[in-house]
RNA sequence: UGCUCGGUAGCUCAGUGGCAGAGCAGGUGACUGUUAAUCACUUGGUCGUUGGUUCGAUCCCAACCCGAGCAG
Numbered sequence: 001u002g003c004u005c006g007g008u009a010g011c012u013c014a015g016u017g018g019c020a021g022a023g024c025a026g027g028u029g030a031c032u033g034u035u036a037a038u039c040a041c042u043u044g045g046u047c048g049u050u051g052g053u054u055c056g057a058u059c060c061c062a063a064c065c066c067g068a069g070c071a072g
Base pairs, nucleotide, nucleotide: 001071002070003069004068005067006066007065010024011023012022013021018055026042027041028040029039030038048064049063050062051061052060
């Protein structure tokens, strides 16, 4: 320098055009001698950045930033 893959909740990751989700973690309650476990409810997001396409973008396009791999 080029190519490929990735960047979404505190963490691990789904979501491939139509109101952003799961598990774990956190909070509250139930259960009980207490803790743990279990159960119920619940908080938490400028979807890497900036533009473009579209009635509508996490999703499609372009450039850029960051990370991993490959080639030289």
A computed fold for a 72-nucleotide RNA from an Opitutaceae bacterium, annotated as transfer RNA. It matches the Rfam family "tRNA". Model confidence (mean pLDDT): 83 of 100.